[in-house]
Context: one part of a larger RNA
RNA sequence: GAUUGAACGCUGGCGGUAUGCUUAACACAUGCAAGUCGAACGGUAACAGGCCUUCGGGCGCUGACGAGUGGCGGACGGGUGAGUAACGCGUAGGAAUCUGCCUCAUAGUGGGGGACAACGUGGGGAAACCCACGCUAAUACCGCAUACGCCCUACGGGGGAAAGCGGGGGCUCUUCGGACCUCGCGCUAUGAGAUGAGCCUGCGUUAGAUUAGCUAGUUGGUAGGGUAAAGGCCUACCAAGGCGACGAUCUAUAGCUGGUCUGAGAGGACGAUCAGCCACACUGGGACUGAGACACGGCCCAGACUCCUACGGGAGGCAGCAGUGGGGAAUAUUGGACAAUGGGCGGAAGCCUGAUCCAGCAAUACCGCGUGUGUGAAGAAGGCCUUAGGGUUGUAAAGCACUUUCAAUUGGGAGGAAAACCUGCCGGUCAAUACCCGGUAGCUUGACAUUACCUUUAGAAGAAGCACCGGCUAACUCCGUGCCAGCAGCCGCGGUAAUACGGAGGGUGCGAGCGUUGAUC
Numbered sequence: 001g002a003u004u005g006a007a008c009g010c011u012g013g014c015g016g017u018a019u020g021c022u023u024a025a026c027a028c029a030u031g032c033a034a035g036u037c038g039a040a041c042g043g044u045a046a047c048a049g050g051c052c053u054u055c056g057g058g059c060g061c062u063g064a065c066g067a068g069u070g071g072c073g074g075a076c077g078g079g080u081g082a083g084u085a086a087c088g089c090g091u092a093g094g095a096a097u098c099u100g101c102c103u104c105a106u107a108g109u110g111g112g113g114g115a116c117a118a119c120g121u122g123g124g125g126a127a128a129c130c131c132a133c134g135c136u137a138a139u140a141c142c143g144c145a146u147a148c149g150c151c152c153u154a155c156g157g158g159g160g161a162a163a164g165c166g167g168g169g170g171c172u173c174u175u176c177g178g179a180c181c182u183c184g185c186g187c188u189a190u191g192a193g194a195u196g197a198g199c200c201u202g203c204g205u206u207a208g209a210u211u212a213g214c215u216a217g218u219u220g221g222u223a224g225g226g227u228a229a230a231g232g233c234c235u236a237c238c239a240a241g242g243c244g245a246c247g248a249u250c251u252a253u254a255g256c257u258g259g260u261c262u263g264a265g266a267g268g269a270c271g272a273u274c275a276g277c278c279a280c281a282c283u284g285g286g287a288c289u290g291a292g293a294c295a296c297g298g299c300c301c302a303g304a305c306u307c308c309u310a311c312g313g314g315a316g317g318c319a320g321c322a323g324u325g326g327g328g329a330a331u332a333u334u335g336g337a338c339a340a341u342g343g344g345c346g347g348a349a350g351c352c353u354g355a356u357c358c359a360g361c362a363a364u365a366c367c368g369c370g371u372g373u374g375u376g377a378a379g380a381a382g383g384c385c386u387u388a389g390g391g392u393u394g395u396a397a398a399g400c401a402c403u404u405u406c407a408a409u410u411g412g413g414a415g416g417a418a419a420a421c422c423u424g425c426c427g428g429u430c431a432a433u434a435c436c437c438g439g440u441a442g443c444u445u446g447a448c449a450u451u452a453c454c455u456u457u458a459g460a461a462g463a464a465g466c467a468c469c470g471g472c473u474a475a476c477u478c479c480g481u482g483c484c485a486g487c488a489g490c491c492g493c494g495g496u497a498a499u500a501c502g503g504a505g506g507g508u509g510c511g512a513g514c515g516u517u518g519a520u521c
Base pairs, nucleotide, nucleotide: 001521002520003519004518006517007516008515009514010513013369014368015367016366017365018364019362020361021327026325027324028323030322031321032320035072036071037070040069041068043065044064047063048062049061050059051058052057079280080279081278088205089204090203091202092201093200094199097197098196102193103192104191105190106189107188108187109186110144112142113141119134120133121132122131123130124129150159151158152157164185165184166183167182168181169180172179173178206252207251208250213243214242215241218240219239220238221237222236223235224234225233255277256276257275258274259270260269261268262267282303283302284301285300286299305316306315307314308313333359335358336357337356341355342353343352344351345350372402373401374400375399382393383392384391385390406462408457411454412453416448422442423441424440425439426438427437428436465510466509467508468507469506470491471490472489476505477504478503479502480501486493487492
């Protein structure tokens, strides 16, 4: 000098854009953060409508829908950096793998069965909740049939699937329910793709030798098991190997990278925000479900802690967003909205979304703007200095003439919005002018928001400080003090004329900041 997730002191007008627990991976009150689907199902607790009513009420009939069965999603998104010196990360490769939803293709979607919730009855418990009996539906569960692909095979053969739901409808049949036709969404099997993930390897990846030896599933082989998959991954047997001064092992420290800061560069330091990967979710262990987890807001066990209890037993996990206590030099609101982008579910309308978009707080950082402009010498008054003549503050002020950015005030007002739904028209599909799909026109949707921006009104009106002035280093005098009080980055000042301490006048530098401290180059 540059830089900073900074802090502290003094000061503080506005706007834009960013950033904001670096410490205790310390403990957490409260609210919210993952639901959705009635177009899978039995149903009807609540609301609204309709019908009936003996006016008590009744009927799932309709819109819808609590709880329940079932499906998909809770493996994403969000947080944190404790652990990890490792195939964890980075980079370049590899073969022995899986992949829900999505895309393309091929072949199917036949016919049966038995349950369990909800519900009812009874019972237990303080509660959490649980038990028994009885009824019932399904895209829940299980056989049977079939098998182009598929799997196993000793090549003879053997094994294995499915589910329906919704919209519309002319002919035909009808037990008047429907069959049937058609469209859409599903379901099953297989192949391919895309996406995502698992595994292996070369090289690179902090310090210490005041850590020199380390290793028994250890190193390799055979056989078996296991996995989606190679493999001591696991087991039995056999052999005795494997690593190491090119630093094994041990110890300490640490998430890694793209990058950030600095520097002419080489390099050095760092790894906040943003992006990629990894690891973790009170501590330790374990599996279940599932395409995917050994699962932050799932389960089980153990432990510590907190809470409830009728003492028998139960409940919990903010390193999600806010917020509280604590720690600390130090770090924000218990805000608004799903309008946009994205995600989950759904055919859709839509619902959910502390992701996100916004607003609030903080000069924390960067950038921009303002705090007036011109004129004005009697060089006013006052202050300070003085050789007492004057000098300086100083065109500075006052005065005069203007302007009105920003803030205040009045009114207007883009863009972020394109859609979806619905209504017309055209085309496709179809037996069909229904339905559905595509196109096109119209209609509708804004948290921010009193938006940005423009405009009205008024008036210089509301807006300047901080540090320094001995040398380094730009900027000097007076008074006070008297090795005292004090200053100080280094050299050093202060013991009676201190440009170095304290105050004043003046000056210098930067300016909504200025200085100090810490940290890095």
Small-subunit ribosomal RNA, 5' domain from a metagenome, 521 nucleotides, folded computationally. The full RNA is in RNAcentral, with records from SILVA. Model confidence (mean pLDDT): 87 of 100. Its Rfam family is "Bacterial small subunit ribosomal RNA".